A computed fold for a 116-nucleotide RNA from a bovine gut metagenome, annotated as FMN riboswitch aptamer (RFN element). The sequence is in RNAcentral, with records from MGnify. The coordinates come from a structure-prediction model, not an experiment, and the mean pLDDT is 83.
RNA sequence: UCUUCGGGGAUGGGUGCAAUUCCCUACCGGCGGUAUAGCCCGCGAACUGAGAUUGAAAACCUCAGCCGAUCCGGUGAUGAUUCCGGAGCCGACAGUACAGUCUGGAUGAGAGAAGA
Numbered sequence: 001u002c003u004u005c006g007g008g009g010a011u012g013g014g015u016g017c018a019a020u021u022c023c024c025u026a027c028c029g030g031c032g033g034u035a036u037a038g039c040c041c042g043c044g045a046a047c048u049g050a051g052a053u054u055g056a057a058a059a060c061c062u063c064a065g066c067c068g069a070u071c072c073g074g075u076g077a078u079g080a081u082u083c084c085g086g087a088g089c090c091g092a093c094a095g096u097a098c099a100g101u102c103u104g105g106a107u108g109a110g111a112g113a114a115g116a
Base pairs, nucleotide, nucleotide: 001116002115003114004113005112012024013023014022026101027100028091029090030043031042032041033040038089039088047065048064049063050062051061070087071086072085073084074083093104094103095102
C1' cells in the first nucleotide's frame, strides 16, 4: 500500500380500538488488554458542537465534547469484579401506544482480525 472479513436478540401470555414499545415471561452481548469479561481498563459506533470545504448547504474529512451497568461465596500460584455457584444490573438517535430485541439512516461507518 492492497484484498477479504468485521453485532446479536421478542418465545408464551395479559390489558387495550391500537403495543414484538406498557405489564408478566423470554431472549441478546462489537473490538483490544488482563486467568476466559455486556457491567475492570481502554477503544469503536451512535449523539452534540466547532472548524475545514462550498455560491450556499448536506455528506466526507479534522478537532473537541458526551459515552450505560456487579456484587457475594467458592476454586486456583497469596493470580479471576473474567472460571464455577448464586443473586442483580445496563443498553444511542429518528419513527410508532412509551422499543437493548420492530422499522429507518445502514448495500453505511467502524474499533480491529486475517492474508498478500